Background: This is a predicted structure of a 595-nucleotide part of an RNA (large-subunit ribosomal RNA, domain I) from Sciscionella marina DSM 45152. The source organism's lineage runs through Bacteria, Bacillati, Actinomycetes, Pseudonocardiales and Sciscionella marina. The coordinates come from a structure-prediction model, not an experiment, and the mean pLDDT is 81. The RNAcentral record of the full RNA draws on SILVA.

[in-house]
Context: one part of a larger RNA
RNA sequence: GGCGUUCGGUGGAUGCCUGGGCACUAGGAGCCGAUGAAGGACGUGGAAGACUGCGAUAUGCCUCGGGGAGUUGUCAAUCGAGCUGUGAUCCGAGGGUUUCCGAAUGGGGUAACCCAGCACUCGUGAUGGAGUGUUACCCGCAUCUGAAUGUAUAGGGUGUGUGGAGGGAACGCGGGGAAUUGAAACAUCUUAGUACCCGUAGGAAGAGAAAACAAUAUGUGAUUCCGUGAGUAGUGGUGAGCGAAAGCGGAUUAGGCUAAACCAUGUGCAUGUCAAGCUGGCAGGUGUUGUGUGUGUGGUGUUGUGGGACCUGAUUGGAGGAGGCUGCUGACUCCUCGGGUUGUUGUGUUGUGUUAGUGGAACAGGUUGGGAUGCCUGGCCGGAGUGGGUGAGAGUCCCGUACGUGAAAACAUGACGCAGUGGUCUGGAUUGGUGUUCCCAAGUAGUAGCGCACUCGUGGAAUGUGCUGUGAAUCGGCCGGGACCAUCCGGUAAGCCUAAAUACUUCCUAGUGACCGAUAGCGGACUAGUACCGUGAGGGAAAGGUGAAAAGUACCCCGGGAGGGGAGUGAAAGAGUACCUGAAACCGUGCGUCU
Numbered sequence: 001g002g003c004g005u006u007c008g009g010u011g012g013a014u015g016c017c018u019g020g021g022c023a024c025u026a027g028g029a030g031c032c033g034a035u036g037a038a039g040g041a042c043g044u045g046g047a048a049g050a051c052u053g054c055g056a057u058a059u060g061c062c063u064c065g066g067g068g069a070g071u072u073g074u075c076a077a078u079c080g081a082g083c084u085g086u087g088a089u090c091c092g093a094g095g096g097u098u099u100c101c102g103a104a105u106g107g108g109g110u111a112a113c114c115c116a117g118c119a120c121u122c123g124u125g126a127u128g129g130a131g132u133g134u135u136a137c138c139c140g141c142a143u144c145u146g147a148a149u150g151u152a153u154a155g156g157g158u159g160u161g162u163g164g165a166g167g168g169a170a171c172g173c174g175g176g177g178a179a180u181u182g183a184a185a186c187a188u189c190u191u192a193g194u195a196c197c198c199g200u201a202g203g204a205a206g207a208g209a210a211a212a213c214a215a216u217a218u219g220u221g222a223u224u225c226c227g228u229g230a231g232u233a234g235u236g237g238u239g240a241g242c243g244a245a246a247g248c249g250g251a252u253u254a255g256g257c258u259a260a261a262c263c264a265u266g267u268g269c270a271u272g273u274c275a276a277g278c279u280g281g282c283a284g285g286u287g288u289u290g291u292g293u294g295u296g297u298g299g300u301g302u303u304g305u306g307g308g309a310c311c312u313g314a315u316u317g318g319a320g321g322a323g324g325c326u327g328c329u330g331a332c333u334c335c336u337c338g339g340g341u342u343g344u345u346g347u348g349u350u351g352u353g354u355u356a357g358u359g360g361a362a363c364a365g366g367u368u369g370g371g372a373u374g375c376c377u378g379g380c381c382g383g384a385g386u387g388g389g390u391g392a393g394a395g396u397c398c399c400g401u402a403c404g405u406g407a408a409a410a411c412a413u414g415a416c417g418c419a420g421u422g423g424u425c426u427g428g429a430u431u432g433g434u435g436u437u438c439c440c441a442a443g444u445a446g447u448a449g450c451g452c453a454c455u456c457g458u459g460g461a462a463u464g465u466g467c468u469g470u471g472a473a474u475c476g477g478c479c480g481g482g483a484c485c486a487u488c489c490g491g492u493a494a495g496c497c498u499a500a501a502u503a504c505u506u507c508c509u510a511g512u513g514a515c516c517g518a519u520a521g522c523g524g525a526c527u528a529g530u531a532c533c534g535u536g537a538g539g540g541a542a543a544g545g546u547g548a549a550a551a552g553u554a555c556c557c558c559g560g561g562a563g564g565g566g567a568g569u570g571a572a573a574g575a576g577u578a579c580c581u582g583a584a585a586c587c588g589u590g591c592g593u594c595u
Stems, first nucleotide, its partner, number of pairs: 001594005007588003015580001016545002020516002022513007029505002031167002039101003042055003046079002049075003061095006070083003106115003116135007137164002139161007171202001172200005182189001186237001212220002224251005234242002255497003258441001262299011277286003304475001306440004310435001311433006318337006325330001338426018357405003363378005379396002381385001387399003446470008456482001477492005532539002552579001555566004
C1' cells in the first nucleotide's frame, strides 16, 4: 500500500409524522370607490428587530349582546408596571377615530414630499406662525353674462347632482386580430375568430314573444340550456380536416309597451281676417278670428282566423257633481268619489336564515409498563361507535358528535297590515255592416359592386349582415318556404322592454378524496413573491421533526476558549438546542491476510 472484516466519524437517503398544499362537491355571497377604493409608505407596545393588529383616540376608544376567570397577540422567554366578579382578556353586531401616498382631485412633484389662495378660529404688541374647512377636470340641469355680428350663437362665470373618473379571479357582450402547428413539403385550407390588445356591463350577461319552423297533418307555437338526432346531411387543394338543423325527450316557463291613422289642446312659422280699446312721432305692435304646416302634451290604438282609425247599427251598464245641446227624458264632454287587480317606496307586526353561543348519554378494578388508551375481569350509553386530543390502539377522560335550544343589534328573505305613489279594469265593453275613405315603423326593403357570418372555401347559393351607389309598395300590399317561375303554405320586417332554467368563483361556510407527504404537494408547511439577481420589464430560492413534559445537564475536573470527563434529569442522552430514525459515497481505526 491492496483486499476482507470490526468499531467509529462524516453525510442526510430511507421509514414514520404533518401546522401546508392540490382537486372537487354543496350552500352562501357576487361587487369596492370622491362619505376617497384596491394597494402601499411611515408610525403605533415599558424593553432592539420581524410578523399580526391598529392610526396622533394608533397591539387600540364607545354602545349593545355572548361568555365567566384569569389577562397585557406571535416569534419568545425574562423583568417591570398594570387591568380584572363594579365582570377584565376573549367572541359577535353597530358606531367613532382613521397620518401621508395612491383615480388623487388647490398648484407642483423624482409616490408616500414641497409650496399656496380663501373663510373662520387660536397665538403674538405686530409680522412670521398654528388648527379646521374649502379650492382639479368632464358631463347633466338651472341661472348670469357674452365676441367676430344687428338679433343670435360659440365662449366664459356661478350654483347644483351619494353624476363620471380608479380597482377587481373567472364568467358575458362588442371592436380589432396573429403565428408556431396540421396538411407527414407548401400557397387555398388548418391552428382559429384561438392567443393577445382595446371598449364595456352585470351578478349573471347575451338572446327573446315569429316578416319562425314545417310539408299535407285537424302539424308546432318567444328565448335559453342539456340529452338525442350525429360524426348524420353537408362542406372540403372532395386533402388534412371542418361540421349543422328540423324533429324527439327533458330543465324552466311570462308575456308586455310604443309609432301611425283620428280627436283635443299648448306653441312656432306662413297666409288671410282684423270691432272697440291700449301703445307709438311714423312704420308698426298688441288685441279678434279662420286655414295650412312643424312640433310638444293628453286620449285612442298595437293586430295576421289581418288589425286599427273613420262612418253606421244593436246589446249591456256603480255613484255624485259641473258644462254645452235639448221641451223633458236623454250616455256629448269634463271632473270627483268608490271598488277589483297588479307593481313599487316607506313603515309596523311576524316567520325563516346568517353574523357570537349554549345543553348534550355512558367505567371501574387488576396486571405489564416511565406512562394505559394495551391485556384480563365485570359493567354501562347509544337519535351520539364521524373526527381530534390526552405520557402506547379510548363509544363510556377532554373537545366534540346525534339531537335540541338561543339574539339587544345588523343583514338577507317570505307573509300579513297600514300609508304614499304608478299601471290596468270598472267609464266603457261586446258585437254586426259597408269597405266609398285613411293608417299599419323609408334613405328602409329590394337591387348592383366588394366583403363577411352561416355545415356552405363562389358554388346552381337561398338566408343573415357591413361599406359604397341606386332605390319601392301599404293589405288587390310586403317577406319567406335554398338559384329562378307558377301554385299552395307560413308569416307581417325596417321601434322598445322582459324573470327563470344557463356560465363562472377573487371570497365565506361545511364536507369529500384508490390526491401529495418536505427534491413531493402551490414558487412558498419556516420572517416567501422573502433573501438574492437584473438599469428595467422581470427572474426567483434554500430552509420542517429533542422529549410525554425543558425536567435544556446544579456542582466538580481538564482547557484561554471551543469542546470534553464525572455527577444529575429522563423510559431512553448511542434523545444534549450541530437534537427522531440515521443508508451510501467519502475519511479513519483495531484485527486477519497478501506484497